FMN riboswitch aptamer (RFN element) from Devosia aquimaris, 149 nucleotides, folded computationally. The sequence was found by an Rfam model in a public genome assembly. Its mean pLDDT, the model's own confidence on a scale to 100, is 75.

RNA sequence: CAAUGUUCUCAGGGCGGGGUGCAAUUCCCCACCGGCGGUAAAGGCGGCAACGCCAAGCCCGCGAGCGCCUUUGGAUUUCGGUCCGAGGGGUCAGCAGAUCCGGUGUGAUUCCGGAGCCGACGGUAUAGUCCGGAUGAAAGAGAACGGGA
Numbered sequence: 001c002a003a004u005g006u007u008c009u010c011a012g013g014g015c016g017g018g019g020u021g022c023a024a025u026u027c028c029c030c031a032c033c034g035g036c037g038g039u040a041a042a043g044g045c046g047g048c049a050a051c052g053c054c055a056a057g058c059c060c061g062c063g064a065g066c067g068c069c070u071u072u073g074g075a076u077u078u079c080g081g082u083c084c085g086a087g088g089g090g091u092c093a094g095c096a097g098a099u100c101c102g103g104u105g106u107g108a109u110u111c112c113g114g115a116g117c118c119g120a121c122g123g124u125a126u127a128g129u130c131c132g133g134a135u136g137a138a139a140g141a142g143a144a145c146g147g148g149a
Base pairs, nucleotide, nucleotide: 001148004146005145006144007143008142009141010140016030017029018028019027031129032128033119034118035062036061037060038059043054044053045052046051057117058116065095066094067092068089069088070087071086072085073084074083075082076081099115100114101113102112103111121132122131123130
């Protein structure tokens, strides 16, 4: 000290008030929340400065989830299939969600102002916020040790 290896640790927030109703943190009115990496101009913090650090839910990607593909165990069947479970796949991206207007500026979907929009699956009175799979998994972050010049 660049690549790289092993192990360990960490790794998500939010329903408060009112209304209707037999029943709603699920509907309606007001409210509240924003994972990880990248990008960063004149924003913020530190510094005399060079410069460093921070800064996007809706820009580019990633993750879990659902779906899809695949292997397999079981139940059932009118033999077409249907149902329940276990494992694997990210070179499967289908759902993967959602932004515009004005201002400044060489430069901003990131700053400032304004107005919007979005949020897996199962359960239940229809859920981003409750319960559940989940004491799970994981993008990644950090540490120690090894390793190399």